[in-house]
Annotation: A computed fold for a 72-nucleotide RNA from a Patescibacteria group bacterium, annotated as transfer RNA. The organism belongs to Bacteria candidate phyla, within Bacteria. Model confidence (mean pLDDT): 84 of 100. The sequence is in RNAcentral, with records from ENA and MGnify. Rfam family: tRNA. Rfam classes the family as a transfer RNA. Rfam describes the family as follows. Transfer RNA (tRNA) molecules are approximately 80 nucleotides in length. Its family is annotated with triplet codon-amino acid adaptor activity in the Gene Ontology.
RNA sequence: GCCGGUUUGGCUCAGUGGUAGAGCAAGAUAUUGGUAAUAUCUAGGCCGUGAGUCCGAUUCUCACAACCGGCU
Numbered sequence: 001g002c003c004g005g006u007u008u009g010g011c012u013c014a015g016u017g018g019u020a021g022a023g024c025a026a027g028a029u030a031u032u033g034g035u036a037a038u039a040u041c042u043a044g045g046c047c048g049u050g051a052g053u054c055c056g057a058u059u060c061u062c063a064c065a066a067c068c069g070g071c072u
Stems, first nucleotide, its partner, number of pairs: 001071007010024004018055001026042005048064005
């Protein structure tokens, strides 16, 4: 330099056009003599950044950034 992949709550991951979910973690309550465990509930992300297409974009297109891999 060229090609490909990934980027979504604190972490690990879903989500193939109609304003985003799960598990773990966190907090509260119940339970216990007290912890732990368990049950219920709550909060937390407008989806890497910027444009474009569309009535509408996490999703499609383009550029850039970070990380990973391959080729040279």